[in-house]
RNA sequence: AGAGUUUGAUCCUAGCUCAGGAUGAACGCUGGCGGCAUGGAUAAGGCAUGCAAGUCGAACGGACUUAAUCCGACGGAAGCAUUUGGAAGCGAAUGUAGCAAUACACAAGUGGAAUUAUGUGGAAGACGGACAAGUUAGUGGCAAACGGGGUAGUAAUACAUAGGAACGUACCUAAAAGUCACGAAUAAUAUUUCGAAAGGAAUACUAAUACGUGAUAUCUCGCGAGAGGAAAGAUUUAUCGCUUUUAGAUCGGCCUGUGACGUAUCAGCUAGUUGGUAAGGUAAAGGCUUACCAAGGCUAUGACGCGUAGGGGGGGUGAGAGCCUGUUCCCCACCAAUGGAACUGAGACACUGUCCAUACACCUACGGGUGGCUGCAGUCGAGAAUCUUCCGCAAUGCACGAAAGUGUGACGGAGCGAUGCCGCGUGAUUGAUGAAGCUCUUCGGAGUGUAAAAAUCUUUUAUAGAGGAGGAAUUUCUGACGUUACUCUAUGAAUAAGGGGCUCCCAAUCUCGUGCCAGCAGGAGCGGUAAUACGAGAGCCUCAAGCGUUAUCCGGAAUUAUUGGGCGUAAAGGGUGCGUAGGUGGUGCUAUUAGUCAGGGGUUAAAUCUCGGUGCUCAACAUCGAGGCUGCUUCUGAAACGGUAGCGCUAGAGUAUGUGUAAGGUGCGUGGAACUCAUGGUGUAGGGGUGAAAUCCGUUGAUAUCAUGGGGAACACCAAAAGCGUAGGCAGCGCACUGACACAUUACUGACACUGAGGCACGAAACCCUGGGUAGCGAAUGGGAUUAGAUACCCCAGUAGUCCAGGGCCUAAACGAUGCAGACUAGUCAUUCGGAGUAUCGACCCUCUGUGUGACGUAGCUAACGCGUUAAGUCUGCCGCCUGGGAAGUACGGCCGCAAGGCUAAAACUCAAAGGAAUAGACGGGGACUCGCACAAGCGGUGGAUCAUGUGGUUUAAUUCGUCGAUAAGCGAAGAACCUUACCAAGAUUAGAAAUCCUAACGAACGUUUCCCGAAAGGGACUCCUUUCGCAAGAACGGUAGGACAGGUGAUGCAUGGCCGUCGUCAGCUCGUGGCUUGAGCUGUUCCAUUAAGUUGGGUAACGAGCGCAACCCUCGUCGUGUGUUUUAUUUGUCACACGAGACCGCCCGGCCCCUUGUAUACGAAAGUAUACUCGGUUUGAAACUUCGGUUUCAAGUUCUGUAUAGAAAAAUAGCUUGCUGUUUCUCUGUACGGAACUUGGGAUCGAAACCAAACCGAGGAAUACUGAUUCGCAUAUAAAGGGCCGGGAGGAAGGUGAGGAUGACGCCAGGUCAGCAUGUCCCUUGACAUCUUGGGCUACACACGUGAUACAAUGGUAGGUACAACGGGACGCAAACGCGCGAGCGGGAGCAAAUCCUUAAAAACCUAUCCCAGUCCAGAUUGCAGGCUGAAACUCGCCUGCAUGAAGUUGGAAUCGCUAGUAAUGGCAGGUCAGCACACUGCCGUGAAUACGUUCUCGAGUCUUGUACUCACCGCCCGUCAAUUCAAGGGAGCCGGUAGUACCCGAAGUCUGCGCGAUUGUGCGUGGCCGAAGGUAAGAUUGGUGACAGGGAAUAAGUCGUAACAAGGCACGGGUAGCGGAAGCUGCUCGUG
Repeated sequence: AGAGUUUGAUCCUAGCUCAGGAUGAACGCUGGCGGCAUGGAUAAGGCAUGCAAGUCGAACGGACUUAAUCCGACGGAAGCAUUUGGAAGCGAAUGUAGCAAUACACAAGUGGAAUUAUGUGGAAGACGGACAAGUUAGUGGCAAACGGGGUAGUAAUACAUAGGAACGUACCUAAAAGUCACGAAUAAUAUUUCGAAAGGAAUACUAAUACGUGAUAUCUCGCGAGAGGAAAGAUUUAUCGCUUUUAGAUCGGCCUGUGACGUAUCAGCUAGUUGGUAAGGUAAAGGCUUACCAAGGCUAUGACGCGUAGGGGGGGUGAGAGCCUGUUCCCCACCAAUGGAACUGAGACACUGUCCAUACACCUACGGGUGGCUGCAGUCGAGAAUCUUCCGCAAUGCACGAAAGUGUGACGGAGCGAUGCCGCGUGAUUGAUGAAGCUCUUCGGAGUGUAAAAAUCUUUUAUAGAGGAGGAAUUUCUGACGUUACUCUAUGAAUAAGGGGCUCCCAAUCUCGUGCCAGCAGGAGCGGUAAUACGAGAGCCUCAAGCGUUAUCCGGAAUUAUUGGGCGUAAAGGGUGCGUAGGUGGUGCUAUUAGUCAGGGGUUAAAUCUCGGUGCUCAACAUCGAGGCUGCUUCUGAAACGGUAGCGCUAGAGUAUGUGUAAGGUGCGUGGAACUCAUGGUGUAGGGGUGAAAUCCGUUGAUAUCAUGGGGAACACCAAAAGCGUAGGCAGCGCACUGACACAUUACUGACACUGAGGCACGAAACCCUGGGUAGCGAAUGGGAUUAGAUACCCCAGUAGUCCAGGGCCUAAACGAUGCAGACUAGUCAUUCGGAGUAUCGACCCUCUGUGUGACGUAGCUAACGCGUUAAGUCUGCCGCCUGGGAAGUACGGCCGCAAGGCUAAAACUCAAAGGAAUAGACGGGGACUCGCACAAGCGGUGGAUCAUGUGGUUUAAUUCGUCGAUAAGCGAAGAACCUUACCAAGAUUAGAAAUCCUAACGAACGUUUCCCGAAAGGGACUCCUUUCGCAAGAACGGUAGGACAGGUGAUGCAUGGCCGUCGUCAGCUCGUGGCUUGAGCUGUUCCAUUAAGUUGGGUAACGAGCGCAACCCUCGUCGUGUGUUUUAUUUGUCACACGAGACCGCCCGGCCCCUUGUAUACGAAAGUAUACUCGGUUUGAAACUUCGGUUUCAAGUUCUGUAUAGAAAAAUAGCUUGCUGUUUCUCUGUACGGAACUUGGGAUCGAAACCAAACCGAGGAAUACUGAUUCGCAUAUAAAGGGCCGGGAGGAAGGUGAGGAUGACGCCAGGUCAGCAUGUCCCUUGACAUCUUGGGCUACACACGUGAUACAAUGGUAGGUACAACGGGACGCAAACGCGCGAGCGGGAGCAAAUCCUUAAAAACCUAUCCCAGUCCAGAUUGCAGGCUGAAACUCGCCUGCAUGAAGUUGGAAUCGCUAGUAAUGGCAGGUCAGCACACUGCCGUGAAUACGUUCUCGAGUCUUGUACUCACCGCCCGUCAAUUCAAGGGAGCCGGUAGUACCCGAAGUCUGCGCGAUUGUGCGUGGCCGAAGGUAAGAUUGGUGACAGGGAAUAAGUCGUAACAAGGCACGGGUAGCGGAAGCUGCUCGUG
């Protein structure tokens, strides 16, 4: 940043769709981790349960508890002294045993433990009291009005922003002054008592920082006197409190400006309404409330009403301007089940307070009570959809408290959800000419793919273990999070990839399946047998823990256009004018400044945003600083523009004067022609009408004609592209009244102007109403025609109407499809009405100029067409209108109308287009030109008969198949008895009848003979022979078995090749380069001549070229040369072949056209010369005026100043009656008289300048005149040379392409052929869709068509005779002579591989005879009999001969075919196919005509042009009714709801208030009053839902009827209107050209 989609293609307009970003999202598939955010958008629906507001004992009286201390009265431990007691330990020699070491036994003594008793001692423990500490229900204080939630209401009592004055403010801060003296109660508690409960009642007692009284006071009120009016303690010694006042801060109340959704199909609203006075009320201004008075207030700059909606900071998107939005966070407002109300309080009319009413829910003992999650969790419901009944007060805050602290679903955290943003991972390296599997394949291979496997490595993440913060503010204590973050170690690639897409937009494709089916799809679109678009697989693309889809918003969309669009034809200029509001506005000066500009100040909360840093490993995120927040306000300044005010000006505009112009309007009068009617005359059989007729009129006298009279409507010629008018519109002539315009000359006003929403007026035709009138015309209607029908076109009649007057209607293709006004921007020509100049006697003419009307055209514009000084160019001002097509200018509502209807004016639904201009084709019952045996002129046929043959149809076991207008039908088939043969019946075979290869075993296989079954094919059996080559291995051959395969005239000619038909042997079809066009395209190829021809010439933005045409090739015609077999006795030469000559643009004459050159004339342009004129300079002249300067004079004003005087204030001072008097000074003000300076105005005078006139000089020179002294261009005439075409002639065998053939451009018809051949795909392959055999069929036969043969006869038939050919063929052949047979033929076999022989007789023609117009001596079908030939075979089903038979047919309806010269017509001959079979086909020769004026018509073709709504291209497109189905909206008798108000009734709670009672520390009870919610009643308004039925609309498969439109669409179409009709539609009147 764009892209797709209207078309055959193009440009434009215009809509739809896509690619981007976003979301509090949801759904589908999938899902590893972490961080940070975020999460009930719907039912302001209902809620179980728990928690969300308490705190203070340092305000108070109690209650409960007791760690310490003290007192009282108990209790009696340890220790100490005395005493009792006597343990353990120590302890020599000897004996016994033993070799010994050693073991055992035994005394005295010493020693002093446990223990007992008494005295002393006073511990633990427990009881009571005092003091103290702790906890606390209650009184009291503070808080509870904050915090938290939600967005119902609210369009302004809200919000944002900037201001204001008439207010309050607890806690906080500062300051000042106080805190004195008393008193009465009451909860708690106790007792009694009511109640199920919730809750009370009575009595008694008690405290306070609760309550009351008194005093005093900074204070308040009051002019004053005076009046009113405060306090509270706790505790201990330092504070905290309390009261009053002042100030501050904070928070709040009130008022004002500005901003701020949609709707006019809401246009008028309002009675406390607007203002005033008084009173009340409030913290405070105020109709805030009440009484009285006045009648105001708001509104098109949108009041009032209705709908919708919390507002802002901000968020999304966008380049921006904008558009959309208001979730999380912050500010404000409002709400708390619904409605109303007050109380308390600093603050509420109060989310977790009170009272009342209502609905709902719960408890109940039925008497009564209770409740309010839109707090945090959670639950139900509804919904596409939105979380845990978690942890903690550790942090930050808040309440209370002196504090410790307590409380806190605020908050801090965790949990759940991929809901979003951000980050990380799912491994890394190596690893094959590349495994396997899978897919594709041209079968070679390619892809998946270094991907895997395998090897090596790493460990983010995961798991396990260990360590381990910060967040703590505070020295200590204190962490929910937290088994936290983070760090280390171990294990091991280990735990971790999907979604969507792949025709184009849009990155990425193959195979299979399916066969307009199933399905896809955002748009275009895909799918009907080869689907890159459906489904599957493989591969690929893309994003990635996500990916898609859906919904919504912005963007793209300049598709509402301020930036930044348009209106001639695409959607769009109002039908026209006048004019109100509004918008805009000429020129000079002065003043001012709500616009504008500049600078400064204030504010624009924070967060968000941008930039720069910082902190989490990065990022998201957080945080710091700066900027920004485009706004509002205030101060100062500027004055160009704009506004305002004033004074001027004249170029805009207007007025006056003069001269003119015209179908301008209204009214009245009048004229002639035509028409018609009536009367009369003449006159007789028709008239009229049409494509042709008829209806109609006429012998009761029409038409025609003459005369007279009546009537109505319209005004020929003039007349024109002319004129006038705002538009509609306006036409004989005259008069009256009236409007407008143009030009000319001066004069006047002095911006008075332009546009113009609403409004008012006018407004063709048709139509309506009333009254007249009515000749012609003429909707409707009747009749006649036409037609399939004809409610039409044509004809004969004819009513409304058309006309007049009055009143309505108000629409048109009311069009220049072009709003009005102004300015500027080349020209040329014509014309209307004026003026001036020249000229003239005057006019005409000519030139210039103004105005209007036209044609062409430059620049420019436009999509193109086109417009172009009358703009659709370049600009300015104002108004109207448009935003895809249809539905629809419709519905509903409103206004208007007598009606018809008009004006205003939607939506649902539906489509992906609708449309404009231009291009190439095709087509036209459009045009022009040209050609063709196309018609015409001729000749002969077909269509009628019989037969042959082909086709259709029918039949059949089969009648094999193909071909179907031209372009099938004697065609494939140049030849169906079998074969052919593909069809049918029956019988058989199965790797096959024929082909290639492999494997295995076999060699008696092949073959021969014979037999059996059989129709044959085939099957079975038997006999004989004992394969070939090679040393061998083996090879060949053969059949058998198995396997690859064969085979198919099975399908598709719409998968194809090749070949062919047709337009058409028509003259066309294209390309390269260049040019033009935005482009498709055009040019070339058109044009003028000419030709058979796009053949040739000329011209020409074209120049060339290609395929076609022509020529080259073949045959025939003339001549020459050469060669050759045959013929002949030979020469010669017929003939055959080859080569060559010849004709072409050649020669002569005439006509027409073109080109070149010369001459003459006319016109135009250029150039030259002269001049009017203009400008500049110099000189001279002069009356007045103007301007400037100097001098002088008069008047006025201002300023300064002097003197005098009056008053006031202040100061000083004196006096005294101390608040008066006097004096002085100074200042100010006023008055009077002077002086000076300055300004303005008037007068006089002087000088200069400008202006004016004349002359001269210089320059420019539009314009005019002249040029037989010039040059160029163009046109005409004429002469000569050349070229082209046409006509004629000579020569020549042949003359204008000499005749014929072959040759067939680009293409068209999905033309024909798969059965000639080839071939893709599909199908069948063992009772075959293959193959073989026999027989049958292709030959059928009521009928229809095509092509032919033979005839219908005398131009003939029959009989006899006599001539003259050519092309060809011949060995499995042609066959002679001769003989036989009536004949077909047979016998015969000479000759001939052919210029030699044979076929071979040519026939018509000619001569002679006969027939005599008849179903015949015509014609020969059909049938019978007898024969011949071919062939295994002649029945179905061949050909021929003889005899006999002797049908239809006497020239053919409508219609139709061929042919232009050696042609038609006519006569025969040959050949191919072939055993045989030819009326067919292909060739050959003989005889041998007629006609063509011409292009009107039929058919076909070509070129140019025109129209087109066609492009599958007129066999096109397309309109409406009716019938069927579906859908949405409107109407609708009614029925059911909602909303807002009005009137009346009732009237809770409650404020205020009247009265009564009680009491004297009352402050309560009772009863009234005003207001008053819900409720009830009534009549209306408005808005929804539903609704029988009727009407229209849209969409559907191939329905029915017509054919209205597109071409001249077959009656040109269309707009408005009216009538009519199945329908499109038709007709009348008027208008447009589209």